The part of an RNA shown here (small-subunit ribosomal RNA, 5' domain) has 505 nucleotides and comes from an uncultured bacterium.
Model confidence (mean pLDDT): 83 of 100.
RNAcentral holds the full RNA, with entries from Greengenes.
Rfam family: Bacterial small subunit ribosomal RNA. Gene Ontology terms of the family: structural constituent of ribosome and ribosome.

Context: one part of a larger RNA
RNA sequence: AACGUUGGCGGCGUGGAUUAGGCAUGCAAGUCGAACGAAUCCCAGUUCUGUAGCAAUACAGAGCUGGGGGAAGUGGCGAAAGGGGCAGUAAUGCGUGGGUAACCUACCUCGGGGACGUGGAUAGCCAUUCUAACGAGUGGGUAAUACGCGGCGAUUUGAUUGAGGGGCAUCCCUUGAUCAGGAAAUGAAUUUCGCCUCGAGAGGGGCUCACGUGAUAUUAGUUAGUUGGCAGGGUAAUGGCCUACCAAGACGAUGAUCGGUAUCCGGCCUGAGAGGGCGCACGGACACACUGGAACUGAAACACGGUCCAGACUCCUACGGGAGGCAGCAGUGGGGAAUUUUGCGCAAUGGGGGAAACCCUGACGCAGCAACGCCGCGUGGAGGAUGAAGUCCUUCGGGACGUAAACUCCUUUCGAUCGGGACGAUUAUGACGGUACCGGAAGAAGAAGCCCCGGCUAACUUCGUGCCAGCAGCCGCGGUAAUACGAGGGGGGCAAGCGUUGUUC
Numbered sequence: 001a002a003c004g005u006u007g008g009c010g011g012c013g014u015g016g017a018u019u020a021g022g023c024a025u026g027c028a029a030g031u032c033g034a035a036c037g038a039a040u041c042c043c044a045g046u047u048c049u050g051u052a053g054c055a056a057u058a059c060a061g062a063g064c065u066g067g068g069g070g071a072a073g074u075g076g077c078g079a080a081a082g083g084g085g086c087a088g089u090a091a092u093g094c095g096u097g098g099g100u101a102a103c104c105u106a107c108c109u110c111g112g113g114g115a116c117g118u119g120g121a122u123a124g125c126c127a128u129u130c131u132a133a134c135g136a137g138u139g140g141g142u143a144a145u146a147c148g149c150g151g152c153g154a155u156u157u158g159a160u161u162g163a164g165g166g167g168c169a170u171c172c173c174u175u176g177a178u179c180a181g182g183a184a185a186u187g188a189a190u191u192u193c194g195c196c197u198c199g200a201g202a203g204g205g206g207c208u209c210a211c212g213u214g215a216u217a218u219u220a221g222u223u224a225g226u227u228g229g230c231a232g233g234g235u236a237a238u239g240g241c242c243u244a245c246c247a248a249g250a251c252g253a254u255g256a257u258c259g260g261u262a263u264c265c266g267g268c269c270u271g272a273g274a275g276g277g278c279g280c281a282c283g284g285a286c287a288c289a290c291u292g293g294a295a296c297u298g299a300a301a302c303a304c305g306g307u308c309c310a311g312a313c314u315c316c317u318a319c320g321g322g323a324g325g326c327a328g329c330a331g332u333g334g335g336g337a338a339u340u341u342u343g344c345g346c347a348a349u350g351g352g353g354g355a356a357a358c359c360c361u362g363a364c365g366c367a368g369c370a371a372c373g374c375c376g377c378g379u380g381g382a383g384g385a386u387g388a389a390g391u392c393c394u395u396c397g398g399g400a401c402g403u404a405a406a407c408u409c410c411u412u413u414c415g416a417u418c419g420g421g422a423c424g425a426u427u428a429u430g431a432c433g434g435u436a437c438c439g440g441a442a443g444a445a446g447a448a449g450c451c452c453c454g455g456c457u458a459a460c461u462u463c464g465u466g467c468c469a470g471c472a473g474c475c476g477c478g479g480u481a482a483u484a485c486g487a488g489g490g491g492g493g494c495a496a497g498c499g500u501u502g503u504u505c
Base pairs, nucleotide, nucleotide: 001501002500003499004498005497008377009376010375011374012373013372014370015369022332023331025330026329027328030077031076032075035074036073040069041068042067043066044065045064046063047062048061049060050059051058052057084288093213094212095211096210097209098208099207100206103205104204105203108201109200110199111198112197113196114195116150117149118148119147125140126139127138128137129136130135157180158179159178160177161176162175163174164173165172166171187193188192221251222250223249226248227247228246229245231243232242233241263285264284265283266282267278268277269276270275290311291310292309293308294307313324314323315322316321341367343366344365345364349363350361351360352359353358380410381409382408383407390401391400392399393398414446417440418439419438420437424432449494450493451492452491453490454475455474456473460489461488462487463486464485470477471476
């Protein structure tokens, strides 16, 4: 853990181990108007027109100016984090310790320098066409921190070359010269935030080396990009990573290769330890996201809630064609011995965006359900008889339950009830929560079961049954005096649990 039975309370934890089987519904990744144009709406002012009126004026409409909001869209950042499950993987993984003179790093921090001019589009929008839908096309016109071009041009990069220092072979560091190439958004706002470039840092990664990492020989030979070299390509970067050519190597009883099993670790359980077993919850790492494959974007993905192709499945369809992916949080049916609410809140902690206000956040904080586990508490305390009644046993004298009950006195934990009422939050902001906690009043009141009693093993008698019914972990019990079956009385053990089954030491 499950099952049987019983069940008062609280705290802290834990809760789909089986079909990585299928999923209705809702939510789980957005945000920025201080990057941009704008549909449209609201408010204020002003001008004009129309209606009513003699007029002031009222109402309606249109234009202009200013302010505010703002669907959708362009653009930026985020969406690679956080969250999930363990299918694959026996080493391209993980753990420990190194190397990178072979590398990258958006946002953040520190420091240096810079930002001149100009252009063409395009979405939204308007008009229109096709379509059942998803969606798609044509024409017109518009903006930018979107995109492009030119100029200047530096530390930087590449090539050649000089000097000094150092090292690990290719080289590294410092400092010069020449040539080539080569950046930006003076944008937004008025507190500042951004843009380009260089150096350093922090944190994060990539690659690589050594050692360690379960079982099988009823698997003994394996391998052609295979092993090495040279040249090139590719990458941020080394490398057969890839390609051409050359050589014939490389691995293996210190177990190669094949097949089977399995995510790994910090740790957890057990044990005096050495060990043995496990890897659930929490934390770190890998790999995965309907199945298989692929690339795009980007600092980073070959990307759970992105794209494309193929497949299986489900759904919609006007039959032409489309849509989808809970191993996110709840929830559903299925399978199973078996595992919870379609809850509340962003108040806290943390994350994304934003100058901020703020928005988003099933991360998270909480609540609900379940004795599933651990821990704590209670179900009353004191007195009370040569000892009530009742039941059981009996040698019929008595003995046991048993101070147990009744009765007297006392207390009120927990629960219920009435009142007050937080910390967590700093100016504000509290889901939890009228919760925790505190106080009042009442009354022993509302709260005990389960297993066992032949030996192992603590605890014994009577009746029933008669190798039957049954018990049983092992030995074994039962065929007429059963401490072993069933029941009564008594006793023992544990206790909101107890026992059984499973599993580990």